[in-house]
RNA sequence: UGGGGCGUGGCCAAAUGGUAAGGCAGCGGUUUUUGGUACCGAAGAUUGGAGGUUCGAGUCCUCCCGCCCCAG
Numbered sequence: 001u002g003g004g005g006c007g008u009g010g011c012c013a014a015a016u017g018g019u020a021a022g023g024c025a026g027c028g029g030u031u032u033u034u035g036g037u038a039c040c041g042a043a044g045a046u047u048g049g050a051g052g053u054u055c056g057a058g059u060c061c062u063c064c065c066g067c068c069c070c071a072g
Stems, first nucleotide, its partner, number of pairs: 001071007010024003018055001027041004048064005
């Protein structure tokens, strides 16, 4: 430098173009002498950034940023 893949809460990880699942962690509660386990509850994301297409974009298109792989 060229080609390909990936980027979604603190972490992991779903989501045919149609209200962004779930698990772990953290927080509150019940249970327990305490902790842990178990159970219950609430909260936390405008999806790496900027544009575009569309009635509607995490999803499609363009550019950029970061990481990984391949080639030189």